[in-house]
RNA sequence: UCAGCAGCCCGGUCUGUCGUCGCGCGUAAAGCGUGGAGGAAAGUCGGGACAACAAAGGGCGCCGUACUUCCUAACGGGAAGGUCCCGAAUUUCUCGGGAACAGCAAGUGCCGCAGAAAAUAACUGCCCGCCUUCGGCGGGUAAAGGUGAAAACGUGGGGUAAGAGCCUACGCCGCAAAGUGGUGACACUAUGCGGGGGUAAACCUUACGGGUUGAAAGGCCAUGUAUACCGGGGUUUCCGUCAGUUGACGGAAUAAGGGCUGCCCGUCCGAUCCCGGGGGGUUGGCCGAUUGAUCACACCAGCGAUGGUGUGGCCAGAUAAAUGACAGAACUCAAACAGAAUCCCGCUUAUGAGGCUGCUGAUACC
Numbered sequence: 001u002c003a004g005c006a007g008c009c010c011g012g013u014c015u016g017u018c019g020u021c022g023c024g025c026g027u028a029a030a031g032c033g034u035g036g037a038g039g040a041a042a043g044u045c046g047g048g049a050c051a052a053c054a055a056a057g058g059g060c061g062c063c064g065u066a067c068u069u070c071c072u073a074a075c076g077g078g079a080a081g082g083u084c085c086c087g088a089a090u091u092u093c094u095c096g097g098g099a100a101c102a103g104c105a106a107g108u109g110c111c112g113c114a115g116a117a118a119a120u121a122a123c124u125g126c127c128c129g130c131c132u133u134c135g136g137c138g139g140g141u142a143a144a145g146g147u148g149a150a151a152a153c154g155u156g157g158g159g160u161a162a163g164a165g166c167c168u169a170c171g172c173c174g175c176a177a178a179g180u181g182g183u184g185a186c187a188c189u190a191u192g193c194g195g196g197g198g199u200a201a202a203c204c205u206u207a208c209g210g211g212u213u214g215a216a217a218g219g220c221c222a223u224g225u226a227u228a229c230c231g232g233g234g235u236u237u238c239c240g241u242c243a244g245u246u247g248a249c250g251g252a253a254u255a256a257g258g259g260c261u262g263c264c265c266g267u268c269c270g271a272u273c274c275c276g277g278g279g280g281g282u283u284g285g286c287c288g289a290u291u292g293a294u295c296a297c298a299c300c301a302g303c304g305a306u307g308g309u310g311u312g313g314c315c316a317g318a319u320a321a322a323u324g325a326c327a328g329a330a331c332u333c334a335a336a337c338a339g340a341a342u343c344c345c346g347c348u349u350a351u352g353a354g355g356c357u358g359c360u361g362a363u364a365c366c
């Protein structure tokens, strides 16, 4: 310098003509000014704001998360670290990438085939004894070999009939406390005890979190009518006032039943009431509805995510759905994926040209 891969940023500008929606001015009208679709608006995977369930408590179930610290309204998100694994490099340290990184020393399962055996191991082999001796029987062994993804921690020495952590030295792994460093996960040092593994996106255990529903949420105004009809279940008790026979009014408790909630406890509503079915009227308008966990710039704090202070800004709100079309010019030659519907913060997926960072390869020079 070129190419490839991975990650990240960005994703149109100006002029003219016509058209369109919101807001403001003007108005008999015409017209004028100003603003107008994304980095993912997609998926609906997460978290919230907000709204309703009068209020929203406890337990179980169910669901989700899982190394540490920090950030955030919160998150399964982000930042910085730790441990393990992979690749490159290397001589003991660096770079890049990954992790569904709580627990198998609580318990229960599973590891096909092959193999003697997948944890109550003996096919070949080794050693000892006996015999009918080139083979057989009995006993010992787990060092050597075979099978397998994995076979009773590894190597050296001693010991033994042959062997074995049987003994020993040095290692590896696990557990336990002690010291030092660190906010912490952890790291290092030496000591003691122990030694088949793997698997929890296996059942499970532990810790933490989660009320339900969702903008066609939900609320208001106008108009209008039939709760006609059907089924089921209730119509109780107490207190006060008035009346002074029956009774009327107000309050409290409660029944059947209903709501919160998948279930239970609990709690609330409930007395000419409650639940269910089926029907009638409204097919109009307004709010929610865009001033926000908001944007830009500067300074400060911090490794960073991010936070604080100051100054300035308002930047789509449609309602069957507007935000456009044509022409020209410049530019990185405007192309790809793609189109707001309550809003915001994340994640995932798709993506033209261009830019940045890292890795790999090739070439040239020093």
Base pairs, nucleotide, nucleotide: 001362002361003360004359005358006357007356008355009354013329014328015327016326017325018324020036021035022034023033024032025031038337042348043347045346046345047344048343049342050214051213052212053211057265058264059263060262062210063209064208065207066206067081068080069079070078071077082101083099084098085097086096087095088094102205103204107203108202109199110198111197123145124144125141126140127139128138129137130136131135153171154170155169156168157167158166172195173194174193175192176191178189179188180187181186218287219286220285221284227278229277230276231275232274233273236253237252238251239250240249241248242247257269258268259267260266294313295312296311297310298309299308300307301306

A computed fold for a 366-nucleotide RNA from a Bacteroidales bacterium, annotated as Bacterial RNase P class A. The prediction has a mean pLDDT of 77. The sequence was found by an Rfam model in a public genome assembly. Lineage of the source: Bacteria > Pseudomonadati > Bacteroidota > Bacteroidia > Bacteroidales.